[in-house]
This record gives sequence, structure tokens and C1' cells, in this order.
RNA sequence: CGAGUCGGUCAGGCGAUCGCUUCGUUGUCACCUUGCGUAAUGACGGGGAGGAAAGUCCGGGCUCCACAGGGCAGGGUGCCAGGUAACGCCUGGGGGGCGCGAGCCUACGGAAAGUGCAACAGAAAGGAAACCGCCCGAACGCGCAAGCGUGAAGGUAAGGGUGAAAAGGUGCGGUAAGAGCGCACCGCGCGGCUGGUAACAGGCGUGGCGAUGGUAAACCCCACUCGGAGCAAGACCAAAUAGGAAUCCAUUAGCUGCGGCCCGCAGUGGAUUCGGGUAGGUCGCUACAGGCAGGCGGCGACGCCUGUCGCAGAUGAAUGAUCGCUCGCGACAGAACCCGGCUUAUCGACCGACUCAUCUA
Repeated sequence: CGAGUCGGUCAGGCGAUCGCUUCGUUGUCACCUUGCGUAAUGACGGGGAGGAAAGUCCGGGCUCCACAGGGCAGGGUGCCAGGUAACGCCUGGGGGGCGCGAGCCUACGGAAAGUGCAACAGAAAGGAAACCGCCCGAACGCGCAAGCGUGAAGGUAAGGGUGAAAAGGUGCGGUAAGAGCGCACCGCGCGGCUGGUAACAGGCGUGGCGAUGGUAAACCCCACUCGGAGCAAGACCAAAUAGGAAUCCAUUAGCUGCGGCCCGCAGUGGAUUCGGGUAGGUCGCUACAGGCAGGCGGCGACGCCUGUCGCAGAUGAAUGAUCGCUCGCGACAGAACCCGGCUUAUCGACCGACUCAUCUA
């Protein structure tokens, strides 16, 4: 200098004017219950979107409902260990794959419990196979003979061909030709040993291996785990109108109903009090699994201690508008109960660690 990998930070800046919202202090005015009161309206001062506020995909807090215990059904997760409030997240490690490398990806339990599935091709596709080829070869034919030809029955999975996949692989020996038939190495199964918390790794012995092909984001099996709804959760205060309950008063007058009439019964009136609910209001609401700095423990995720900071809280719902200067001309995007993650979107700029290649010293 070029090409890359991983991690992190920022998200135009400065100024002026006019606003919006919230909190604190304070002034004015109004009301009555005269209080650290409420409402309105000023002044001054402080705060006022994000790394994703997003998707609402996981997990938790909080709230209400349900719930003796156990089981069935159903959902989720799935190598090992750790972290955490918890997780499907994160960290470290193991196996596998990719990359020269820094590094990246990984749904990675069980196929010797059972069931299912595999088009086409192919002789044969799972309780698996002789199409071609190779070997042997009864018998027959030709030939004087040597021999040549046809070839029943049989052997053979080494070679060809089909296929995603064809009965462990390579080599040597062996054989009529072949074959774990024998041997070496690799692979696989089984049993010890060593290292490791474990996943797993290494090595030893043993079995010739038609034991056990693939597929479980197919059913299934195993292990662990999971109640439902969500801040419009929920709690409190509380009009008008209508209806309800209790007590008292009034009236046995009128009206209505019990088919008509008589009697009788019930309802219909007023006042006070109570209770439920609606409008409306208050709380929930932002102080926290909180941020920053330092120290300690840990490889790390993270934990503990000390100090320090206070950092949106609206409810028709604020966070804006205009102008000036400036630079590299500014992306994706707007809180609504809160927090931890994941995923997706994103103009660019900067910092740190590392890898590869070339050149120079």
C1' cells in the first nucleotide's frame, strides 16, 4: 500500500426568535370546605424519543381470573457445561461443514421399540439382486488328431451398466473365477483403560462385519418444560337521568289488574338514607433485574462492593416551526405499563484487535 475478518462508538453541529408538554419555585385572580386546598393564567429554572422507539417473534416483572394431588390430551425445547428473574437469549467448550487465514455456519437426542415414505431408471431397493461380463462345465456338433463351436445345471458382487443410494473401503495374498476367504491400514460394533465436571478425545483388546442402509423441521419414542387473559390489566373517587332496597309520611280517595258485579288482594304517591353501575376524574405511570466511573472474582457471559447521577411520561395524545452561519449536505425511522433478548430497516463517519498477499529495511 492492497484485499479481508471480528468487536465497538456516533447518528450533522452552533446560534437567534416564536411556540408545545411536564416538573420545581413563585406571582396574580376566582371559589369555599380556609387548606402544605382546587381551578385558571403569568414569570424564572430543569427535563423532553431510538439504536432500532419497529415486527409483536420468544422470555420475565406487574395485575386480575382459575387452581388439593395425580394422570391423559396438546404446545415448546433438544450435543455438553455455565450465566441469568427467565428464555427458543448469551458465554465457553465438543462434534460436523466451509475458508490459505483471521474467522464463519450448524434443528447437533433416538433409525438394533413400532409404523410409514422413496418418483424415474434398473435384473435386483430392504426379510434386497445374476442384465452384461467372468469361471467351471453334463451333453451335443465338427475334426484323423491337437482342438474348435453350441451349451443344461452351477459358481461369482472383482469389472460394466442403472440410480440420490447396490451389501464396509484401499492394497497385498489367495482362487477355476471370485469373495473378510486370509492379512495390513482405515471405517464399524462390543469391552476395559487414560484424560476431561461433561459433550467428547486418545489408545488397548476383541468381533471379520448380510450384526446395524437412508429419512424423526414424517408419525413416533425419550428427557426437560409449559394454567388463561392482558395497563382498554386492575384499584379508588363519583354527577344527571332511569331503575333497586330500607325507613318514615300520606292515602284507603282516584286509577289499573285479577273475565262482568260485590268483597278482597297487588301495584301506582312524597321525603330521607343506602348500595351497584354509567359520564367524568385520580392512581397504576415510571426509581430501576437503572446509567456512568473505579476496584475485586471469573477465559468469558456475568457476579459482588464502593462512589456518583436522576435521564420523557402524554391521554386527541407534547418533543415543533422560521431564520442565519457552517461541514463531509445528513439514512432508517416517532415512546404509550416496564424490562431482557431475537429479527428486520438504516446515508455515512470514526476507533480498536487480528488475518492474507506484495514490496522495502
Predicted 3D model of a 361-nucleotide RNA (Bacterial RNase P class A) from a Halieaceae bacterium. Its Rfam family is "Bacterial RNase P class A". Rfam classes the family as a ribozyme. About the family: Ribonuclease P (RNase P) is a ubiquitous endoribonuclease, found in archaea, bacteria and eukarya as well as chloroplasts and mitochondria. The RNAcentral record of the sequence draws on ENA. Model confidence (mean pLDDT): 77 of 100. NCBI's taxonomy places the organism under Bacteria, Pseudomonadati, Gammaproteobacteria, Cellvibrionales, Halieaceae.